[in-house]
Context: one part of a larger RNA
RNA sequence: UGACGGGGGACCGCACAAGCAGCGGAGCGUGUGGUUUAAUUCGAUGGUAAGCGAAGAACCUUACCUGGGUUUGACAUGUAAGUAGUACUGAACCGAAAGGGGAAGGACCCGCAAGGGAGCUUACACAGGUGUUGCAUGGUUGUCGUCAGCUCGUGCCGUGAGGUGUUGGGUUAAGUCCCGCAACGAGCGCAACCCUCUUCGUUAGUUACACUCUCUAACGAUACUGCCCCUAAAAGGGAGGAAGGUGGGGACGACGUCAAAUCAUCAUGGCUCUUACACCCAGGGCUACACACACGCUACAAUGGCAAGUACAAACGGUCGCCAACCCGCGAGGGGGAGCCAAUCCGAUAAAACUUGUCUCAGUUGGGAUUGCAGGCUGAAAUUCGCCUGCAUGAACGUGGAGUUGCUAGUAAACGCAGGUCAGCAUACUGCGUUGAAUACGUUCCCGGUCCUUGUACA
Numbered sequence: 001u002g003a004c005g006g007g008g009g010a011c012c013g014c015a016c017a018a019g020c021a022g023c024g025g026a027g028c029g030u031g032u033g034g035u036u037u038a039a040u041u042c043g044a045u046g047g048u049a050a051g052c053g054a055a056g057a058a059c060c061u062u063a064c065c066u067g068g069g070u071u072u073g074a075c076a077u078g079u080a081a082g083u084a085g086u087a088c089u090g091a092a093c094c095g096a097a098a099g100g101g102g103a104a105g106g107a108c109c110c111g112c113a114a115g116g117g118a119g120c121u122u123a124c125a126c127a128g129g130u131g132u133u134g135c136a137u138g139g140u141u142g143u144c145g146u147c148a149g150c151u152c153g154u155g156c157c158g159u160g161a162g163g164u165g166u167u168g169g170g171u172u173a174a175g176u177c178c179c180g181c182a183a184c185g186a187g188c189g190c191a192a193c194c195c196u197c198u199u200c201g202u203u204a205g206u207u208a209c210a211c212u213c214u215c216u217a218a219c220g221a222u223a224c225u226g227c228c229c230c231u232a233a234a235a236g237g238g239a240g241g242a243a244g245g246u247g248g249g250g251a252c253g254a255c256g257u258c259a260a261a262u263c264a265u266c267a268u269g270g271c272u273c274u275u276a277c278a279c280c281c282a283g284g285g286c287u288a289c290a291c292a293c294a295c296g297c298u299a300c301a302a303u304g305g306c307a308a309g310u311a312c313a314a315a316c317g318g319u320c321g322c323c324a325a326c327c328c329g330c331g332a333g334g335g336g337g338a339g340c341c342a343a344u345c346c347g348a349u350a351a352a353a354c355u356u357g358u359c360u361c362a363g364u365u366g367g368g369a370u371u372g373c374a375g376g377c378u379g380a381a382a383u384u385c386g387c388c389u390g391c392a393u394g395a396a397c398g399u400g401g402a403g404u405u406g407c408u409a410g411u412a413a414a415c416g417c418a419g420g421u422c423a424g425c426a427u428a429c430u431g432c433g434u435u436g437a438a439u440a441c442g443u444u445c446c447c448g449g450u451c452c453u454u455g456u457a458c459a
Base pairs, nucleotide, nucleotide: 001459002458003456004455005454007453008452009451010450011449012448013447015443016442019407020406021405022404023403026298027297028296029295030294031293032292033291034289035288042053043052064284065283066282067281068280069279070278073126077125078124079123080122081121082120083119088105089104093100094099108117109116110115128273129272131271132270133269137267138266139262140261141260142258144256149188150187151186152185153184154183155164156163157162168179169178170177194250195249196248197247199221200220201219202218203217204216205215224244227238228237229236300400304359305358306357307356308355309354316347317346318345321340322339326335327334328333366397371392372391373390374389375388376387377386413435414434415433416432417431418430419429
């Protein structure tokens, strides 16, 4: 000087407390461990791995296994030699395919020609490796943490390590600002500048609206503790205002820590394989299943289930696409073909909600797992291994131990909708709106962090 303390002081954070909804018990989904397996490819492992890489494993993907095949190679550059029915197309035949095989057909560019080029074959350099090392690395990322810190120049103090500044008194979300001070300044961070929502104005308006408004878009305005009280500065109260003291949200992550993660996005040093650890193909596997854990979905019902009727969104996507009306089918779906490159047409009826009826507390008209049969769709192909529909079947489950998670307002909770991935497949993810709470006395305690101070046999 740091680090640490079941030392002290000050302070902050959904950290506790006060509340609301959960998880932990059940069934199922997904991931992980373990076990099994020919293979169950690899990575991620307290917080900071475990619906994570993966925005979607039937084939492909695919890296794994078994079997079959290729060897200058699926791909690049170069050198040498060879090659004329050469390149290319490629029939029989073997085969699961890849591959082998080769009948038959059959070219191009420059050049008068010789010849050269392209191609092919052979040989050699080499290609190739999702092989290894993230403890050799770049780049990228997580975490402390959007915490308020981390430093420098000159000066001063100290033999020196170093200190001061950055400490102190207040204040703030903030090393934010004010005052003081052997310090005076400065940099990276904080804040602001950027995007978006809320209000208004101007302009424009197709397809929206109907000539004002609403809406859409572009540009601009507004908020600054500016004004009043108070004050050293703040804090506090008030006026006006759509909005008030950072107005809400986002992007933005200082010096550094964890030899944190990634050699499997990519790049790359070293090592290593080279008829194989490279490459192609078929089938299988990544989907196994005594079990354990993590994250979710659905429930256990009457604030509910079922039936009928009736309302109200936002955001987004669409030409190898979205697909209307109408017809067929109980339905998934099929036929059909209008419109739309979309403020025009389509996906597209939002659902909870509301009204009426019914059920009457039960393993039930709750709950839907599981299984059987019959179908539909995508796709060469649904057996391993997809999704959906109808009929039948109707399991556990009666609110969950110790423990534990999220959330402070348009938030939690509940409700549906859309998108990406995608031929098909969503309880995941990313967005969107609808309905819309409770509670916070307070900082003693748990966890994490900031500042000062103190002890130390630690560095």